Model confidence (mean pLDDT): 78 of 100. The RNA shown here (c-di-GMP-I riboswitch aptamer) has 78 nucleotides. The sequence was found by an Rfam model in a public genome assembly. It matches the Rfam family "c-di-GMP-I riboswitch aptamer". Rfam's curators write: GEMM was predicted in a large-scale screen for bacterial structured RNA regulatory elements.
RNA sequence: UAACCGAAAAGGCAAGUGUCCGUCGAGGGCAUACGCAAAGCUUGGAAGCCAUUACUAAAGGCUCGUCCGGCUGCCGAA
Numbered sequence: 001u002a003a004c005c006g007a008a009a010a011g012g013c014a015a016g017u018g019u020c021c022g023u024c025g026a027g028g029g030c031a032u033a034c035g036c037a038a039a040g041c042u043u044g045g046a047a048g049c050c051a052u053u054a055c056u057a058a059a060g061g062c063u064c065g066u067c068c069g070g071c072u073g074c075c076g077a078a
Base pairs, nucleotide, nucleotide: 006075012036013035016032017031018030019029020028021027034065040071041070042069044068045067046066047063048062049061050060052058
């Protein structure tokens, strides 16, 4: 120096819940914090769910934290 790995520290993200805004809804603010070393990005692949149509299939949406892969990234103990 690099890789693997994941203590500590500094930060980050934010399930769910509460509350407020909004006629409602979508969505957003605040609080709290289940959890996450990538819960950062991805016009790669897969899986699950929704609904339409068909009954061979096809295309659309969702999972913003399902998995695999790719790219990038904070710190520096064992």